[in-house]
Order: sequence, then C1' cells, then structure tokens
RNA sequence: GGCUGGGUAGCUCAGUGGUAGAGCACACGCUUCAUAAGCGUGCCGUCGAGGGUUCGAUCCCCUCCCCAGCUA
Repeated sequence: GGCUGGGUAGCUCAGUGGUAGAGCACACGCUUCAUAAGCGUGCCGUCGAGGGUUCGAUCCCCUCCCCAGCUA
C1' cells in the first nucleotide's frame, strides 16, 4: 500500500430505515445486629467525524480518523 472486520452508556455488547436497549458497574431505598446476596427505584449516549439519499438514518451511499486481523 491492498483486502476484511470493528468504533453505540463508566465496562462488555445487542440493535439491518420509524421513540436507542440489555447485563455489569454507580447512587438511593427495602431487607439484616452488620456485611454480602436478593428486591425496588434512579442515573448515564452529540450512536467515531463530515457530507449525501430519504418524509424519516445507529442502519443505505461517499470521504476521512482510530483499532484489530490477513496479505505483499
């Protein structure tokens, strides 16, 4: 350099055109003599950046940035 896969919550990841989610973590509460576990409630996102298509984009198209792998 070429090719492929990936970038979404603090972390690990879902989400193939119509309100962005789960688990863990965190905060508060219940429970306990206390802690852990369990249960309930809450909090958290410019969906890597810019542009295009569309009534509508995390999703489709183009360019760029970053990460991993393969190849010369």